The RNA shown here (transfer RNA) has 72 nucleotides and comes from a Vulcanimicrobiota bacterium.
RNAcentral records the identical sequence in 2 taxa.
The RNAcentral record of the sequence draws on ENA and MGnify.
RNA sequence: GCCGACGUAGCUCAGAGGUAGAGCAGCUGAUUUGUAAUCAGCCGGUCAUCCGUUCAAUCCGGAUCGUCGGCU
Repeated sequence: GCCGACGUAGCUCAGAGGUAGAGCAGCUGAUUUGUAAUCAGCCGGUCAUCCGUUCAAUCCGGAUCGUCGGCU
C1' cells in the first nucleotide's frame, strides 16, 4: 500500500427496517441464626462518528476513526 471482518449496557454477546434485549457484574428486598445458594425487583445504552436513502435506520449505501486478520 491492497483486501476482509468487527465496533450495541461495566464485561461477553443477541437483535438484519417499525423508538434495544439476554447472561454475568452492581444495587434493593425476601428466605437463613449468619454466609453462600435460590427467588423477586431495580439500575445501567447519544447502538464508534458524520452524511445519505426511507414516512421511519442498530439494521441499507458512502466516508472517516478504531481494533483484529490476510496479502505484498